[in-house]
Context: one part of a larger RNA
Molecule: small-subunit ribosomal RNA, 5' domain
Organism: uncultured euryarchaeote
RNA sequence: GGACAUUGCUAUUGGGAUUCGAUUUAGCCAUGCUAGUCGAGCGAGUUCAGACUCGCGGCAGAUAGCUCAGUAACACGUGGCCAAGCUCCCCUUCAGUCGGCAAUACCCUCGGGAAACUGAGGUUAACGGCCGAUACGGAACAGUCGCUGGAAUGCACUGUUCGCUAAAGACAUCGCUGAAGGAUGUGGCUGCGGCCGAUUAGGUAGACGGUGGGGUAACGGCCCACCGUGCCCAUAAUCGGUACGGGUUGUGAGAGCAAGAGCCCGGAGACGGUAUCUGAGACAAGAUACCGGGCCCUACGGGGCGCAGCAGGCGCGAAAACUUUACACUGCACGACAGUGCGAUAAGGGAACUCCGAGUGCGAGGGCAUAUCGUCCUCGCUUUUGUGUACCGUAGUGAGGUACUCGAACAAGAGCUGGGCAAGACCGGUGCCAGCCGCCGCGGUAACACCGGCAGCUCGAGUGAUGGCC
Numbered sequence: 001g002g003a004c005a006u007u008g009c010u011a012u013u014g015g016g017a018u019u020c021g022a023u024u025u026a027g028c029c030a031u032g033c034u035a036g037u038c039g040a041g042c043g044a045g046u047u048c049a050g051a052c053u054c055g056c057g058g059c060a061g062a063u064a065g066c067u068c069a070g071u072a073a074c075a076c077g078u079g080g081c082c083a084a085g086c087u088c089c090c091c092u093u094c095a096g097u098c099g100g101c102a103a104u105a106c107c108c109u110c111g112g113g114a115a116a117c118u119g120a121g122g123u124u125a126a127c128g129g130c131c132g133a134u135a136c137g138g139a140a141c142a143g144u145c146g147c148u149g150g151a152a153u154g155c156a157c158u159g160u161u162c163g164c165u166a167a168a169g170a171c172a173u174c175g176c177u178g179a180a181g182g183a184u185g186u187g188g189c190u191g192c193g194g195c196c197g198a199u200u201a202g203g204u205a206g207a208c209g210g211u212g213g214g215g216u217a218a219c220g221g222c223c224c225a226c227c228g229u230g231c232c233c234a235u236a237a238u239c240g241g242u243a244c245g246g247g248u249u250g251u252g253a254g255a256g257c258a259a260g261a262g263c264c265c266g267g268a269g270a271c272g273g274u275a276u277c278u279g280a281g282a283c284a285a286g287a288u289a290c291c292g293g294g295c296c297c298u299a300c301g302g303g304g305c306g307c308a309g310c311a312g313g314c315g316c317g318a319a320a321a322c323u324u325u326a327c328a329c330u331g332c333a334c335g336a337c338a339g340u341g342c343g344a345u346a347a348g349g350g351a352a353c354u355c356c357g358a359g360u361g362c363g364a365g366g367g368c369a370u371a372u373c374g375u376c377c378u379c380g381c382u383u384u385u386g387u388g389u390a391c392c393g394u395a396g397u398g399a400g401g402u403a404c405u406c407g408a409a410c411a412a413g414a415g416c417u418g419g420g421c422a423a424g425a426c427c428g429g430u431g432c433c434a435g436c437c438g439c440c441g442c443g444g445u446a447a448c449a450c451c452g453g454c455a456g457c458u459c460g461a462g463u464g465a466u467g468g469c470c
Base pairs, nucleotide, nucleotide: 001470002469004467005466006465007464008463009462012358013357014356015355016354019351020350021316027314028313029312031311032310033309036059037058038057041056042055043054044053045052046051066269067268068267076193077192078191079190080189081188082187085186086185090182091181092180093179094178095177096176097175098132099131100130101129107122108121109120110119111118112117135165138162139161140160141159142158143157144156146155147154195241196240197239202232203231204230207229208228209227210226211225212224213223214222244266245265246264247263248259249258250257251256271292272291273290274289275288276287294305295304296303297302322348324347325346326345330344331342332341333340334339361381362380363379364378365377366376367375368374386406388404389403390402391401392400413459414458415457416456417455418440419439424454426453427452428451429450435442436441
């Protein structure tokens, strides 16, 4: 000097940006909101009317948003590999969409319970469920001198066996089923790279490998049975500490050093754990079950809850905003569309977070003072911000813009003045006291250094202080 955080005093205004409970407590949370949608799948009820309600069904709810606890690891970055994979929706192409059956919610009847919720009987439908048929195809086994390739376990062809699948509607810019390919997303393996400690030197039994099996979408000790005894390590294994990783950010001439909570990419987590189901996808969450810990309701029989979503509260602290508005934009979900929903997002409010800009007046004459600056009075000029009006602006309010109007009116502080270091050998007070001071050092009676006054200097809507970083 720069940048980050906190803080004292002071403060007119416009715009921008990746600023604003990261640091401390991944502490605890009252209340409201944050995921619905489809009537062109279906049943029932109300109705003039899919205008409305309940239920079944479909798709979505695995996205978005939040946080950084854990993690030294294929978590991340970068480069490869899968002859070891999956992929809803979407796109392209081809083929198909046949026959039958049984239920059930809402509803009705009767119950249980304080509530949460729940039992029995009856009725009915579907693009809900079940059975069967058919085939391009699929699986298993066998064969082939064929194709690709570094390498067939792949592909192609042949044979045998098994055997899977379709759903409709009056209509369609609507679907459904199968197959092949694409796109997107995702899974797995691997070379290399980047923290500290040797006052951590040996570590390891599913440990390393083999055979066989199980499991998975898929390879693999991923898991299991048997067999072998391997495997890692001073190029630092193991252990301990610390820590989400990167793009980037700060600083610096650079090398480097430091940071990495925020914006983007990737990962992980959702009160602490464990498990499960659904599904193309989760080991999920504003799913379910259990254990732990905490809280709430109760009629004591039993129930309910988890803001590291948006607001907001308590606590912790030096430390951080409104219990706002709207789906008008962008985007996502659903829908054929119209549209509906969305604390994502957009927009407003708050904050001296930060960056860029504007202003707080200009001129003349006179008085005072003076070397000059200045100050007071009078007159004149100007109108950015400001007051008022109208219009534009916006989903709406506002900000902002344009035009007119009023009027110098509404707008300056902070630190410093012994040296470093720019600006007092002025006045008063104090008298090694009270106090100042990053450092050197001032103060014991004329203090340029303390406390005031006056004057001055440096910056200026800011200016100082404290802490960690370069």